[in-house]
RNA sequence: ACGCGAGAGAGUCCAUCCGCGGUACGGAUGGCGCCGAAGGGGCAACCUCCCCGGAACCUCUCAGGCACCAGGACCGCGU
Numbered sequence: 001a002c003g004c005g006a007g008a009g010a011g012u013c014c015a016u017c018c019g020c021g022g023u024a025c026g027g028a029u030g031g032c033g034c035c036g037a038a039g040g041g042g043c044a045a046c047c048u049c050c051c052c053g054g055a056a057c058c059u060c061u062c063a064g065g066c067a068c069c070a071g072g073a074c075c076g077c078g079u
Stems, first nucleotide, its partner, number of pairs: 001079005011032001013031007033066003039062001040060003046054002
């Protein structure tokens, strides 16, 4: 790195538009609220004899996410 397994949190809120005859459901946009475990940033616990250096699941929420699907740090197995 790849494959498989497992994998949390937070509105399937409101409004408008579209798909449909309508409901339901789905999508897009905007608004407010919220989550942190893709990624990114910050401090720095920690690692190191020292320096250099590395650096979190802490922190910020830019990104991402808030029914299902997908994604998903870390962990296990295989190559």